This is a predicted structure of a 70-nucleotide RNA (transfer RNA) from a Gaiellaceae bacterium. The source organism's lineage runs through Bacteria, Bacillati, Thermoleophilia, Gaiellales and Gaiellaceae. It matches the Rfam family "tRNA". Rfam classes the family as a transfer RNA. The RNAcentral record of the sequence draws on ENA.

[in-house]
RNA sequence: CCCAUAGCUCAGCUGGGAGAGCGUCGCGCUGGCAGCGCGAAGGUCGCCGGUUCGAGCCCGGCUGGGUCCA
Numbered sequence: 001c002c003c004a005u006a007g008c009u010c011a012g013c014u015g016g017g018a019g020a021g022c023g024u025c026g027c028g029c030u031g032g033c034a035g036c037g038c039g040a041a042g043g044u045c046g047c048c049g050g051u052u053c054g055a056g057c058c059c060g061g062c063u064g065g066g067u068c069c070a
Base pairs, nucleotide, nucleotide: 001066002065003064004063007022008021009020010019016053024040025039026038027037028036029035046062047061048060049059050058
């Protein structure tokens, strides 16, 4: 200095709707599997505070990971 958001990989624009792909589960198509279609579940947005009508986003501290210089 950078990163931390769903089980995994990540988006989230200028502060106002929390999302995508993969995966999981259910249903349908099929004799069955694969595959495809439809639908669903799943998130204290690392932790503690602050600012604000309102914070994933802004500010401070802490923790963990990565990187650079000495």